[in-house]
RNA sequence: GGAAACGUAGCUCAGCAGGGAGAGCGGUAGCUUCACACGCUAUAGGUCGCAGGUUCGAGCCCUGUCGUUUCCA
Numbered sequence: 001g002g003a004a005a006c007g008u009a010g011c012u013c014a015g016c017a018g019g020g021a022g023a024g025c026g027g028u029a030g031c032u033u034c035a036c037a038c039g040c041u042a043u044a045g046g047u048c049g050c051a052g053g054u055u056c057g058a059g060c061c062c063u064g065u066c067g068u069u070u071c072c073a
Base pairs, nucleotide, nucleotide: 001072002071003070004069005068006067007066010025011024012023013022019056027043028042029041030040031039049065050064051063052062053061
């Protein structure tokens, strides 16, 4: 220098023809207990890496860019 994959909640990840942003763990509160743990219930937490474009509508499509990993030279 060239190519590919990935980037979504604190962590691990789903979201699979473009139309509701979600799960598990973790956090907080409550119930339970003498207390803790376990268990149960509720709840908070997201500019979907960043910028632009297409579209009535984008996590998803297109372009650029940044980061991580891998491959080629």
Transfer RNA from an uncultured Clostridia bacterium, 73 nucleotides, folded computationally. Rfam family: tRNA. The prediction has a mean pLDDT of 82. It was read from a public genome assembly.